[in-house]
The prediction has a mean pLDDT of 83. The RNA shown here (transfer RNA) has 72 nucleotides and comes from a Holophagaceae bacterium. NCBI's taxonomy places the organism under Bacteria, Pseudomonadati, Acidobacteriota, Holophagae, Holophagaceae. Rfam family: tRNA. By type it is a transfer RNA.

RNA sequence: UCGCACGUAGCUCAGGGGUAGAGCACUACCUUGACAUGGUAGGGGUCGGGGGUUCGAGACCCUCCGUGCGAA
Numbered sequence: 001u002c003g004c005a006c007g008u009a010g011c012u013c014a015g016g017g018g019u020a021g022a023g024c025a026c027u028a029c030c031u032u033g034a035c036a037u038g039g040u041a042g043g044g045g046u047c048g049g050g051g052g053u054u055c056g057a058g059a060c061c062c063u064c065c066g067u068g069c070g071a072a
Base pairs, nucleotide, nucleotide: 001071002070003069004068005067006066007065010024011023012022013021018055026042027041028040029039030038048064049063050062051061052060
């Protein structure tokens, strides 16, 4: 330099045009003498940045940044 894949909650990842989700973690309460387990409720996201397409973009297109793999 070129090609491919990936970037979404604190972590691991779904969601591939129509109100952003799960598990774990976190907070409060219930349960216990206390802890763990369990139960109920809750908080937490400018979906890597910018631009475009569209009535509507996490998703599609362009570009940039970052990570990984490969080629030279």